[in-house]
RNA sequence: GGAGUCGGUCAGGCAGCCGCUGUGCGGCAAGCACAGAGGAAAGUCCGGGCUCCGCAGAGCGGGAUGCAGGGUAACGCCCUGGCACGGCGACGUGACGAAGAGGGCCACAGAGACGAGUCCCCGGGGGUCAAAGCCCGGGGGGUGAAACGCGGCAACCUCCAUCCGGAGCAACACCAAAUAGGCAAGCGCGGCGCGCCGCAAGGCGUGCCAGAGGCCGGCUCGGCCCAGCUUGCGGGUAGGUGGCUAGAGCCCGGGCGCGAGCCCGGGCCCAGAGGAAUGGCUGCCGGCCCGGGGCAACCCGGGCGCCACAGAACCCGGCUUAUCGACCGUCUCCCCAU
Repeated sequence: GGAGUCGGUCAGGCAGCCGCUGUGCGGCAAGCACAGAGGAAAGUCCGGGCUCCGCAGAGCGGGAUGCAGGGUAACGCCCUGGCACGGCGACGUGACGAAGAGGGCCACAGAGACGAGUCCCCGGGGGUCAAAGCCCGGGGGGUGAAACGCGGCAACCUCCAUCCGGAGCAACACCAAAUAGGCAAGCGCGGCGCGCCGCAAGGCGUGCCAGAGGCCGGCUCGGCCCAGCUUGCGGGUAGGUGGCUAGAGCCCGGGCGCGAGCCCGGGCCCAGAGGAAUGGCUGCCGGCCCGGGGCAACCCGGGCGCCACAGAACCCGGCUUAUCGACCGUCUCCCCAU
C1' cells in the first nucleotide's frame, strides 16, 4: 500500500417566526417556562411482567426445545468450550440426544438395498450315469454412498429428557346520561246519549260533559293528545376517568468474571397522544448530484429537504427484516521498502 474479518458509535447542525401535546407556574385569564419518536418505534416470531378467567393432585392427548457448561425474571436468546463442515487465515455456519425397542425408507446403477439374494470366475463337500445354487460352505470379481457389518436415515413415525392452563390494555377497574327493556310504589283508566255486533256479560264506533296526566320555554287563558302518567331502584350503552409510563430504567466510577454478565457506590428523570400531539415556513453552515475552469489542492454557477430506512400507542428482554452514508477500534492474508 492492497484485500478482508469481527465489534462499536452517529443518523445532518445552528438560529428566527407561527402552531400542536403534556407538566409546572400564573387575579389560574392573557400568558410564561420546560419537555416532546427509533435503532429499528416495523414484523408480531419467541420469552417475561401486568390484568381477568380457569385450576386438589395425577394421567392421557397436543405443542416446543435438544452437544457440554454457564448467564438471565425467562427464552427457541446470549456467552465459553468441544465436534463437524467451509475458508490460506482472521473467522463463519450447524435441530449437534438416541439406530438401544418397534414401524417405515434407502434415488441411479446392480442379480440382490436389509431376514433379501446367486450376475461372472475359482476351490471344497453332498447330489447325479454325467450335470446344474439343485443343496451346504469358502474365496475373488462387477454395480453402488452403502452388499449382511450390531449398514445408513430420527428437518420420517418413534423413544428418551426438559418445559408449557387460556385470553389479552379493544385486558381490567371506577363514575355515569338520553332512549328502550326489567322491578317496586303512588295517582288514574269517569258519566250520559246514539248506532252496529252479541242470547247475555260485554265489545266497537261516534257525539257531548267532566278530567288524573302529557305537549305547546315558565305563569294565566286557550288549543291539541289521551289510557296511561309520575317517582324511585337496578343492569347495560354513549361519554368520562384510571390502568399509563420510576423501569429486569439511564449515565459515571470501582470490584469480580476469558466472556455473556453480576455486585457495590454516586448522580439523573428521559414522550405519554388516544381518531390519536411530536408539525409548517425561512436563513446560514454541512452533505450529495450536475455543468464549467484548474496538473492538483480547490474555485465558480445551478439543483436536491423523499438529504438513508422509517413514525411510539400497556411495558420490558431477544430474534428477524429495512437502512444513504460517515467515523472509531480489533485481528488476518498478500505485496513493497528498511